Model confidence (mean pLDDT): 80 of 100. Predicted 3D model of a 712-nucleotide part of an RNA (large-subunit ribosomal RNA, domain II) from a Candidatus Staskawiczbacteria bacterium. Its Rfam family is "Bacterial large subunit ribosomal RNA". Gene Ontology terms of the family: ribosome and structural constituent of ribosome. The organism belongs to Candidatus Staskawicziibacteriota, within Bacteria.

Context: one part of a larger RNA
Order: sequence, then structure tokens, then C1' cells
RNA sequence: GCCAACGAGUUUGAAUAUUCAGUUUGUCUAAGCCCUUAUGGGGCGCAGGCGUAGCGAAAGCGAGUGUUAAUAGCGCGAAUUUUAUUGGAUAUUCAAGACCCGAAGCCAGACGAGCUUGCCAUGGGCAGGUUGAACCCUGAUGAAAAUUGGGGGGAGGACCGAACCGGUGAGGCGUGCAAUCCUCUCGGAUGACCUGUGGUAAGGAGUGAAAAGCUAAUCGAGUUUGGUAAUAGCUGGUUCUUCCCGAAACAGCUUUGGGGCUGGCGUCUAGAGCCAAAAUAUAGGGGUAGAGCACUAAAUAGAAUUCCUUGGAGUUUCUCCAGGUCUUCUAAUUAAACUCCGAAUACUAUAUUUUUUGUCUAGGCAGUAAGAGUGCGGGGGCUAAGCUCCGUGCUCAAAAGAGAAACAGCUCAGAUCGUAGUCUAAGGUCCCUAAAUUAAACUAAGUGUUACGAAGGAAGUGUUUUGCCCUCGACAGGCAGGAAGUUAGCUUAGAGGUAGCUAUCUUUUAAAGAGUGUGUAACAACUCACUGCCCAAACUUUGCGGAUUUCCGCGAGGAGGGGCGAAGUGCGCCAAAGAUUUCCGGGACUAAAGUUUAAUACCGAAGACACGGAUUUACAUAAUUUAUUAUGUAAGUGGUAGGGAAGCAUUCCUAGGGCACAGAAGCAGGAGGGUAACCGACUGUGGAGCGCUAGGAAGAGAGAAUGUUGGC
Repeated sequence: GCCAACGAGUUUGAAUAUUCAGUUUGUCUAAGCCCUUAUGGGGCGCAGGCGUAGCGAAAGCGAGUGUUAAUAGCGCGAAUUUUAUUGGAUAUUCAAGACCCGAAGCCAGACGAGCUUGCCAUGGGCAGGUUGAACCCUGAUGAAAAUUGGGGGGAGGACCGAACCGGUGAGGCGUGCAAUCCUCUCGGAUGACCUGUGGUAAGGAGUGAAAAGCUAAUCGAGUUUGGUAAUAGCUGGUUCUUCCCGAAACAGCUUUGGGGCUGGCGUCUAGAGCCAAAAUAUAGGGGUAGAGCACUAAAUAGAAUUCCUUGGAGUUUCUCCAGGUCUUCUAAUUAAACUCCGAAUACUAUAUUUUUUGUCUAGGCAGUAAGAGUGCGGGGGCUAAGCUCCGUGCUCAAAAGAGAAACAGCUCAGAUCGUAGUCUAAGGUCCCUAAAUUAAACUAAGUGUUACGAAGGAAGUGUUUUGCCCUCGACAGGCAGGAAGUUAGCUUAGAGGUAGCUAUCUUUUAAAGAGUGUGUAACAACUCACUGCCCAAACUUUGCGGAUUUCCGCGAGGAGGGGCGAAGUGCGCCAAAGAUUUCCGGGACUAAAGUUUAAUACCGAAGACACGGAUUUACAUAAUUUAUUAUGUAAGUGGUAGGGAAGCAUUCCUAGGGCACAGAAGCAGGAGGGUAACCGACUGUGGAGCGCUAGGAAGAGAGAAUGUUGGC
């Protein structure tokens, strides 16, 4: 891990509700006793329970009573109305182990010091080497004190180092040799040393050179038995089927927040009967969105005004400039805690219409009270978050199907069952892949085919509007000019068009600024504005004339054309940086398979429709076995927690009627039947008991519990 077996709402008492039955001259007997055909049945049982009267804390009074001074009023009753009681069943609650398994723990009694800690008694052990204390003998020097040698001696929690005791560092081992080991290395090794044997001290107690160490592989309280099925607001698990309905993740309170109680929302029963909801109409109040500045507050500019013990300058009994402050005016603003104003919705009421398992009352049973995303209105945060907190709608939760490549919460749409049927929704129609290679434009960037890209920048390109110039020659290009008063005045070292300030005239001209740039110390030089020349920008109709092959000139007309700008708009470009080849789903796509516009067709779902079946509820009709069946019509039949209804299977009991050695149960297979749980002819095996019908009683259904036991 798999298989098999076992494995979880039970029993007793009490209460409430529903339902069935007995009695209703109210009802039921308990213990006990008596009789009997004796685990059974029958009788007695004047106790007692419920009911028959309530009110009051009570005394007590009583159809009333309590409150009160009260006769007032009020509360609970009576009256009207309503049977009550006993037993069975079902559901729920309470008390019990109380659906099952699961603690760490607490208390009591015992058992442990053959491990280990300390102590007591009695024994044992420590190779070898080194050092050389006290003390003793003795030499030398010295007056002495003393100093200095030699020899002996053998002290020490002395030194080195085996046994022995330990366990420092590293490696090995790490399903080991081993529930603490092995190798190398290392500490002590005459001592507070090591050790044998015997004894002694224990569970809130011992022992401890103290680490909460050790007290038998167990220690911040040993082990074992009992209390004991401790308790667990916690985790896990909780076993057959079908049918009907179907939530909540909110509010209040809570030593409460992952738990409860009450309400809300679900379901079932009985009743009420339009009371409810939606739409429309009418009538209301409001102070939100918006807007505004009339109040409150903020804030900008200008003008005037009041005051200033404000600053600066000057020609100082004063003047000027700047500033602050008060008030007013003008212009333009801001506000969740501003409002002179002010919607849409929403809410309330009334009326009408339509529809509905809607609403309301009384009761039984619940679950829920961790919600999630998304659109809209907001608070917090950074107008951050797959963030957080409210309000409001939707979906998920508890919803499958189609689309969005994949994708609980987005879009479409709500699965009773069947059918190679039909039509559509969202979304799509080149291939993968069902269905259009439709039309007119735009885009050249692979932009795009993706949900989103900014400010800013740019002779990208399409389109719209508009101004000016042009065969009397525009625009671009080429050639030439671009002058004089004058070096304008001031300033300045200088200022000559070109540092700066002021002014910006006149003349000659085809034209030329008291100068657009480069430049110089200043000039000079180059250049621009402006002007002349060269060059040259579409046609077409018709009349006349000339050429007569195309044509040329003139006049009239039509239509525009060329150039330089300005504004708007469509689609593109740059700006544009991320970690897999990653975000067109891929192939791939350019008069698209991109974008915009327009039109028609088609595909596309468990949607709708068609046909057939099942089932629920309501209504109608018919039949009866009198609460069921059949037929028809209408509306339904996704579903977690949960409520309700009807069944299947297992074991045993009672009664009836059966089967079986001419083959029971069990096992293997199984035609066929039933919506399902399941039933099952028949065949084989097996070898002795077993179904069915009507009732009854339960050790009554396993896939999960790190479930238990067995097997592999």
C1' cells in the first nucleotide's frame, strides 16, 4: 500500500410538540396482596399524580385577587371559548460517558537506590622514571649573629608516564558492532584518587563540589494500579436509495471575538385571506450629486479707506517710496464637518392593474453568524495592493453548460430523462477548429490580430476647413545689386548696422533695415531682409484668322492648377527597460486573417422549440376498496448547510401459508425487471436447512477516523 472482518446519535428518566389508541358517570394506578393454565394472564389496591379556580412574596381571600388611603386606575384571571387523562410511536431538549476516537494533566495507594547520587561498615589497587622540603651528621669562614659546602634523608591535593579512572579536538558510524560505539588525539594517574562486597536515604520526597543533575534506556516532579469512558468552546471520522423545498457568512448582548443566546434568512404543520411584492398614476418631506459664494472658513490680484509705538530716502514744522492693519468695492476661486439654491434615484402614503410556493398569525425542527470577487458610491492607504472598512447590485459560495487559449467570483445562460432533430445567445466564420477568403476606405508601423500605455517630440501619411502669392511669371535654384547723409545721437579706452541706452529720420533708387546673423580690440570681410534678369507651374469647349500631319495666335466661357502657410481630425512613428522561445493560444497574416464603416448569410449552449417518457403541486372529470387510482389541463422538477416525504436491504421474534437430499443456505455466473436502494428465472458448485405474506424488535447498511485485528 491493497484485500477481508470489525468500527460511531444508543439506553433510562423527565419535559414539549405531532400522531395513533383506550377511558371520558374525569382519568391513571405505584409499592404490595390475592387467584391462575405461572418468565405469561386476571383481580384488589380510597396512597399518590394530572385535571376540575384563580390571585398574591405570604398570611390569606376567592370568580375574583394583587397593588393602594381608595370603591379610582392597572396587572393576572373568570365569563364568551376550549375536553381532560393514560399508554404506544416519531422528533427535539435536559440529566446521565450521551455520536465515536484523541490529550498534556490532577488526586490516592503501592513498587523501586542490582542503574545512578550522597553517606556508613569492611576489603582491594596504583609498572617505571624524575625532582629532592623538613630534619639529622659533618667541613670551611667568623668574636658572635650568621654565611657557604659535603653526606644522609625522602616530603608533596609535586613532575613525566603504563595499568586504572576520564572523555578534549577531529574523523568514522549514523535502518550502527553499539537506543552513545570505533580510531587517532587528549586530561588525571599517592589522591577532594580508583574500586569490590554489604548496608542506608524516595516521589513534592531523597541525593546533589548545583547541571533543575541523578533517583533502573523514564525526571521542572519516577514507575504502576485505581478515581476514569477525567475534561477537550479543539482536530479528525460518522456507513443504503429516490422525491419536494432550500439558507447564512448579518444585527444586538456576551472575560466575547474560530464559542454561545436572541432576532434575521430556511423548512414542515395548521390557520387567516390580498393583508405582500412589482408596474403605473397621484400626493408628500428631504438637503445628497451638481451648482453657488448669500452665511461660516480658506485663498489671489487691483482700487479706495482706517490705524501704525513699521522700514527706507530726501529739499526734515514736511514730502516721497515700501510695508502691515481695518473696512468697502471690482475681477476670478475653494470646502466631508459652508449653503442663497438644488435634482435623478430612494423612501412613505393612497388608488388601479397584473402575477406569484408572495404576505401575516400560532407552533415543531434547523443550519448560519471566518465569506470571496466584480460593477457603482465612499472612508483608510500612495485616488498602492489578489490591501482594508462600509453602502448598493450581480455572480461564486451552493451552478453544471457555451465564450474569455488554459482561468470559483468576468460575458451569455440556470442541467427532470432520452433523441446523428430545429432555431438562437455571448462569442465567432484562412488552417489547427464548426461557420464568409463579403463591400468601401485607412494603416506600412508586423502597428495590429492582447486588457492598458503618458507628458513631450517629429517635413510619416489620409482627410476637413481656411488665409495669402501666381503666365502682369509665384515657390525653389542660378547670375547680379544690396547705396548715400552717416562712424545717427549718447555712452565708452574704442562702440563705425551688429556690448549697452535713446531715437529709428531723410535722400538716390529696380531695390537696399540707422540693419537678420557670422565676424573684428574697433574697423574690415562674409551674409540676410529687399530688388532686377534667367528658368518655368494642365487642361478643355466654342468663334475668328493663319498654317494645314501633329498645330499656332486672338476673343469669350468652363473647370481648375502651381506655391507658401494656419487650424482641426483619422491611422501610424519616437519616447518604450526584466528575468522560459511567453503573453497574437499556435501556424501564420499586409488592396489582411489588422483598423473604421456598412450589409447579408452562417456556426455556436445541457438556453428556446419539436417528439417521446418519468415525477411534484394545483384544478377539473370519472371510478370506487373512502383515500386511493385513472384521464385531462396548467405551472414546475441545478443545489451545499439544513427541513420534509416515500421506500430498499440486513438479523431476530409472532402469526399464517409454503419450499427442501428428486438437493436448503452459502459461493460463481446471470436472461430479465425496477427511477434507485435492489429483485431475479435459469445453470454450475455445495450438502442441510430456508424463503414469502402481515405485523413487531434492533448490536440495522463503511471508503476515508496518521482507525483496530488478520492476510498478502